[in-house]
Predicted 3D model of a 78-nucleotide RNA (c-di-GMP-I riboswitch aptamer) from Desulfobacter latus. The organism belongs to Desulfobacter, within Bacteria. Rfam family: c-di-GMP-I riboswitch aptamer. Rfam describes the family as follows. GEMM was predicted in a large-scale screen for bacterial structured RNA regulatory elements. Model confidence (mean pLDDT): 80 of 100.
RNA sequence: AGCAGUCAAAGCCAAACCUGAUGAGAGUCAGGGGCGGAAAGCUACGAAUCCGAUUAAAUGGAUAGCCAGGUUGCCUGA
Numbered sequence: 001a002g003c004a005g006u007c008a009a010a011g012c013c014a015a016a017c018c019u020g021a022u023g024a025g026a027g028u029c030a031g032g033g034g035c036g037g038a039a040a041g042c043u044a045c046g047a048a049u050c051c052g053a054u055u056a057a058a059u060g061g062a063u064a065g066c067c068a069g070g071u072u073g074c075c076u077g078a
Stems, first nucleotide, its partner, number of pairs: 003077003012037002017032006035065001041071003046067001048063004
């Protein structure tokens, strides 16, 4: 440097659900919680899903814990 994540250790993240705040909504944030995760770190570029106030549309918004891509990185092993 590349490959792999069977075993071990240290630390990390935190689904459902509950409480509070916020938003028109999808959702988001904080605390509890812990189903899981080896990128469940970052990035809405592609695809997908969801919302879209006032009715049609979506050019607007949300999801990185749906998939793929880009980018950075811990530990262990051969």